[in-house]
RNA sequence: GCCAUUUUAGCUCAGUUGGUAGAGCGGUGCUUUCGUAAAGCACAGGCCAGCGGUUCGAGCCCGCUAAAUGGCU
Numbered sequence: 001g002c003c004a005u006u007u008u009a010g011c012u013c014a015g016u017u018g019g020u021a022g023a024g025c026g027g028u029g030c031u032u033u034c035g036u037a038a039a040g041c042a043c044a045g046g047c048c049a050g051c052g053g054u055u056c057g058a059g060c061c062c063g064c065u066a067a068a069u070g071g072c073u
Base pairs, nucleotide, nucleotide: 001072002071003070004069005068006067007066010025011024012023013022019056027043028042029041030040031039049065050064051063052062053061
């Protein structure tokens, strides 16, 4: 220098055909207990890596940039 894949909650990851973004773990509160753990219930936490474009509408499609991983030279 070239090619491919990936980037979504604190972490690990889903998200189908473009139509109001989810789970598990973790966090907080409550219930339960003499107390702790466990269990149950509830809540908070995201402008979907960044910037543009297409579209009535983009996490999803297109372009560029950045980062990570792998490969080639």